Small-subunit ribosomal RNA from an uncultured bacterium, 1439 nucleotides, folded computationally. Rfam family: Bacterial small subunit ribosomal RNA. The RNAcentral record of the sequence draws on ENA and SILVA.
[in-house]
RNA sequence: GAUGAACGCUGGCGGCGUGCCUAACACAUGCAAGUCGAGCGGAGUAGUGGAGUGCUUGCACAAAACUGCUUAGCGGCGGACGGGUGAGUAACGCGUGGGUAACCUGCCCUAUAUAGGGGGAUAACACCGAGAAAUUGGUGCUAAAACCGCAUAAGCGCACAUGAUCGCAUGGUCGAGUGUGAAAAUAUUUAUAGAUAUAGGAUGGGCCCGCGUCUGAUUAGCUAGUUGGUGAGGUAAUGGCUCACCAAGGCGACGAUCAGUAGCCGACCUGAGAGGGUGAUCGGCCACAUUGGGACUGAGACACGGCCCAAACUCCUACGGGAGGCAGCAGUGGGGAAUAUUGCACAAUGGGCGAAAGCCUGAUGCAGCAACGCCGCGUGAAGGAAGAAGGUCUUCGGAUUGUAAACUUCUAUCAGAUGGGAAGAUAAUGACGGUACCAUACUAAGAAGCCCCGGCUAACUACGUGCCAGCAGCCGCGGUAAUACGUAGGGGGCAAGCGUUAUCCGGAAUUACUGGGUGUAAAGGGUGCGUAGGCGGCAAGAUAAGUCAGGUGUGAAAUUCCCGUGCUUAACAUGGGAGCUGCACUUGAAACUGUUUAGCUAGAGUACAGGAGAGGUAAGUGGAAUUCCUAGUGUAGCGGUGAAAUGCGUAGAUAUUAGGAGGAACACCAGUGGCGAAGGCGACUUACUGGACUGUAACUGACGCUGAUGCACGAAAGCGUGGGGAGCAAACAGGAUUAGAUACCCUGGUAGUCCACGCUGUAAACGAUGAGUACUAGGUGUCGGAGUUUAAAGAUUUCGGUGCCGUAGCUAACGCAUUAAGUACUCCACCUGGGAAGUACGAUCGCAAGAUUGAAACUCAAAGGAAUUGACGGGGGCCCGCACAAGCGGUGGAGCAUGUGGUUUAAUUCGAAGCAACGCGAAGAACCUUACCAGGUCUUGACAUCCCACUGACCGGUCCGUAACGGGACCUUCUCUUCGGAGCAGUGGAGACAGGUGGUGCAUGGUUGUCGUCAGCUCGUGUCGUGAGAUGUUGGGUUAAGUCCCGCAACGAGCGCAACCCCUAUUUUUAGUAGCCAGCAUUUCGGAUGGGAACUCUAAAGAGACUGCCGAGGUUAACUCGGAGGAAGGUGGGGAUGACGUCAAAUCAUCAUGCCCCUUAUGAUCUGGGCUACACACGUGCUACAAUGGCGGUGACAAAGAGAAGCAAAGGGGUGACCUGGAGCAAACCUCAAAAAAGCCGUCCCAGUUCGGAUUGUAGUCUGCAACUCGACUACAUGAAGUUGGAAUCGCUAGUAAUCGCGAAUCAGAAUGUCGUGGUGAAUACGUUCCCGGGCCUUGUACACACCGCCCGUCACACCAUGGGAGUUGGGGGGACCCGAAGCCAGUGAUCCAACCGUAAGGAGGAAGCUGUCGAAGGUAAAACCAAUGACUGGGGUG
Repeated sequence: GAUGAACGCUGGCGGCGUGCCUAACACAUGCAAGUCGAGCGGAGUAGUGGAGUGCUUGCACAAAACUGCUUAGCGGCGGACGGGUGAGUAACGCGUGGGUAACCUGCCCUAUAUAGGGGGAUAACACCGAGAAAUUGGUGCUAAAACCGCAUAAGCGCACAUGAUCGCAUGGUCGAGUGUGAAAAUAUUUAUAGAUAUAGGAUGGGCCCGCGUCUGAUUAGCUAGUUGGUGAGGUAAUGGCUCACCAAGGCGACGAUCAGUAGCCGACCUGAGAGGGUGAUCGGCCACAUUGGGACUGAGACACGGCCCAAACUCCUACGGGAGGCAGCAGUGGGGAAUAUUGCACAAUGGGCGAAAGCCUGAUGCAGCAACGCCGCGUGAAGGAAGAAGGUCUUCGGAUUGUAAACUUCUAUCAGAUGGGAAGAUAAUGACGGUACCAUACUAAGAAGCCCCGGCUAACUACGUGCCAGCAGCCGCGGUAAUACGUAGGGGGCAAGCGUUAUCCGGAAUUACUGGGUGUAAAGGGUGCGUAGGCGGCAAGAUAAGUCAGGUGUGAAAUUCCCGUGCUUAACAUGGGAGCUGCACUUGAAACUGUUUAGCUAGAGUACAGGAGAGGUAAGUGGAAUUCCUAGUGUAGCGGUGAAAUGCGUAGAUAUUAGGAGGAACACCAGUGGCGAAGGCGACUUACUGGACUGUAACUGACGCUGAUGCACGAAAGCGUGGGGAGCAAACAGGAUUAGAUACCCUGGUAGUCCACGCUGUAAACGAUGAGUACUAGGUGUCGGAGUUUAAAGAUUUCGGUGCCGUAGCUAACGCAUUAAGUACUCCACCUGGGAAGUACGAUCGCAAGAUUGAAACUCAAAGGAAUUGACGGGGGCCCGCACAAGCGGUGGAGCAUGUGGUUUAAUUCGAAGCAACGCGAAGAACCUUACCAGGUCUUGACAUCCCACUGACCGGUCCGUAACGGGACCUUCUCUUCGGAGCAGUGGAGACAGGUGGUGCAUGGUUGUCGUCAGCUCGUGUCGUGAGAUGUUGGGUUAAGUCCCGCAACGAGCGCAACCCCUAUUUUUAGUAGCCAGCAUUUCGGAUGGGAACUCUAAAGAGACUGCCGAGGUUAACUCGGAGGAAGGUGGGGAUGACGUCAAAUCAUCAUGCCCCUUAUGAUCUGGGCUACACACGUGCUACAAUGGCGGUGACAAAGAGAAGCAAAGGGGUGACCUGGAGCAAACCUCAAAAAAGCCGUCCCAGUUCGGAUUGUAGUCUGCAACUCGACUACAUGAAGUUGGAAUCGCUAGUAAUCGCGAAUCAGAAUGUCGUGGUGAAUACGUUCCCGGGCCUUGUACACACCGCCCGUCACACCAUGGGAGUUGGGGGGACCCGAAGCCAGUGAUCCAACCGUAAGGAGGAAGCUGUCGAAGGUAAAACCAAUGACUGGGGUG
């Protein structure tokens, strides 16, 4: 885009079309084929008529004859057309073009000629019968244009023989001759209509032929009237159409046969076209008429509304027998997703009959139903902002619906009402129809929905829901902020429709003719030979099949396209033209292809001369090595491995010497060397033998290339038979390894490996690259020849092979590139998403194993290739780090402290979880903190703002009561003022609200950790690449560093590094108190005082260090090493400083915050308890285990800090914690404050101790409302474990580790923690193999949530389709046999018969009957095929 559509929601009008796609299922009822009286005899009826009769003379009856009308029967024509359907049919059925010299043709037209004279019947009718009916018998009468002879007849038919002429053949046409045969119908109104014969025409048919016409080869062979001939029969006619005889043919890979499906075409849909799909309506052809068979009649049928028979079904019946056929029009049932009225009319067009009038016509013309389709129209138009109300959203300001509505003005297409009123008809005749159309008045009234809004794809928000409900064409959406579900508002699209479903084409170059591919994506056969076939060198002649050009015929109409015309327009209808790309005939052309004739030598082959080679087959020979046997020597091990063990060995191994046996393989040479078609081929010799190459140019003269089917070869393994068997070695055994180890390793070891013959026929049979020919830059090796040159080495030219690099070109890229994957041609093979599956079934081959051929159901939305960036690797290279190593000291063992897990509990609040949670949040839980638990209490609240009322306070004090808060009573007591009130505070009240350490760190901000103070992370422009991306940033050096230098298609830049900042190490200047004191003076001897400004110090500004200098190395570089000077030397030592990013890392319990939740409670408050529990496990620490020590005595030297709700001195008391005291100090002033280790003296003597101090008892001190749960400290007493700590593991590279004290924050009190501070003060680093982490380069990758990745198979469960399966059931087809209806044909016909002949007898002719061949349905038995189903079973798919 389309549809004969259906379904869902909705629905105003008109025009034109269309309407059982399914059950070729069954059908009630009505209609659909009749007509002619001008063919015939009757009958009926109306009229005229009036012979006659009765006679009552005017009444009645009434024959013949005549004129109309009707029509049962005989007869003629038509029922073979028109109408329906698509079951069958893969066919000369259809289409197209021919043939008929092999034929027919009623009615119609033309022409010629004719119609003479006879005969016998029969329906109707009458009578008598049979039967329920349908129907039918007998007797008698009668007519014809019914039937039958006779006559006549040609240019008619037949037979015989014959002349001319024509044809592709059989043969035709014309003419003359002889013989012979055949015809007729009348009617009447006299004008016509008919009849007969012949010829011609027209029309319609029959038959034959060329070409075209679906799928399957998992259908490869089929065929006996089969193929042909002769003869006969039959037909309108050819023909095995049929029959007899003869021959053995005919069809088939160019697809026979079989199976499946199907009416064919003009056309229709789609498409740029080529194609693909379809075959409704309209038109042409065919076939069919309940199923099957058959003939009759006829011009025409094997006949839809005819006949006979069989079968099924339905109906009637008196049970004897009969009737029927909607796939005609309506209509009914049924089936189905689904398809209409039991309508009107012959007015028109057409058909049948008729002389005509006319009759008939469910053909046809119309109407009805259905949005089923196409087309047209409408549902109003203009104005209208307070941008109304309502709705929705909202940042609460507004926005939007929206000029939309209301309202004002206007209009009337459609529909409704009234009036008029056609054409279609040419004299009459109009179903449609009072229709189309026209006019008039009236009212905006009666007339809008459907789908969609994540992307594709035009159109967004809110609420609800919470991986639920649901959506979905593909991707996908939904797990609490859904533009994707549902609803609403808004928007988009189309519109009397809109969506969905189904089907077809397109997009799809995704079957590729136009117009694809095969190195790696699917795809080159394992290789050759070669058949059919396809294709084929140079030059000439002929021909004309292909080809090209002209002409002729045909290609129906409708359809399509163009130009017009008619309906108001359009759809629609209609006129003309074009077109129908085809087929056939004919006339020409001769380039190309084909065919043919005679040639050529460039392709191909032969000959001759050469050299190269693991080419093949067979026979023989050889040496090294392994193993075994024999003998000798010789002794305890050998062997094997990562390490071992099994194994061998004192019965003498291994080792070694000599001899022998046997089998297999051939070291070095050896080489991207050689040969071969591929597989493959490797010692030497001989024999036989294939091929390639070079040279010469003698010969043949296109002999060529490819190659379906076929034939042959074809590694290894395997199979069969017979040999052989040294080594090796599946299976197997043992030993190891391991969690296991049916493996890798070891010791053994059988098939096999070897030979001969046969089979198998496959491999990553690979260059993953079929064969052949030609052309298209080069460079450099190598193998085999030949030429030129050369003393030689060599150089150069050329042919054939074999490699590497590379230009153009090609390629998705990788790559290929004269050995193409380039440019072309020829032929073959193969591919068409992944899986199922190279499976199943079938077939062929095979001894088997198996091979070859080779699907489907079902399932997925991918599978795959090449390259890119990362990440990863028990890949590689380089480098770094207390990473290892070298050292020192620890942890892990003990006791205790502290945190965590677990457990317990009313509660043991919460968070943190590898490194990067665990002395963490917590710089400090007795109450408070506190979030937890139990109990009590409050509800606008403990806290904020607003409103109203009352009070004057609030604060403070006293008392009662309570476990306490809450609660109650009393006392005291505001400010300003214009006197109205205002401010402030309290109490009470109402609601807005407060409040939440409730949830979500996976909704967030902020903050933080970590990789990591690692050296990285990026950008602009340029360049390269189809692109992702690359380059820069890689490389060579160097550095702590992407630090710097050099090089370079890159050149620059940014965030990081470094530097700038702080502390510290040296020094200068300035300053000199509360700090200092060298010199001077005083002195209570204390820098205490005067004084000093030197020193220390304090704190501000400077200086200093920059590879600056020298040497060596290095690329004249960066830089490195060494040296000098210097307080300090190569970032001097520390700190602060943390790139792009990673971990959905941590935190909603610091704070802030979206959403959700609670609101007399998840809020607030109080008392008590808990966070402090304790079989246990872990982390971090402290103290120790002692003599480098403990204890006692003596006694020296810091730094950095803190202090007012504070630090507190001196003095006094106490054994002590501490008490008392209160000087001084908001601090370089006073205080804390004693530094400790160290030093010196003494003691202890290696012990569970004079070590160690846990635990416990008693007595105290301090803080605090309060030390019970649950504080710290003191004294006395007690004196546990512990004697240096398993596996494992941590820190540290210099003022560091270790060790020793001191201080501070938090804090009423409560550090072994944390943060600072100084004192004493080491050892070691060879080095980068290894462990861990990191950086750069490179490599592989099936990973990208990125190795904590991905992913394979079994098993278990559920579902699905499928193979096998003892079988079972059904179906269609073919063959065999039996039976054999109707009927044609043949035979017979003793029975019967009007026409003709015959005087007659009888004859001619015909018929019934009977028989036979054929023959439908039916029956029987067997086999094959297809489908369904089947216990059980096999694999497969999905979850």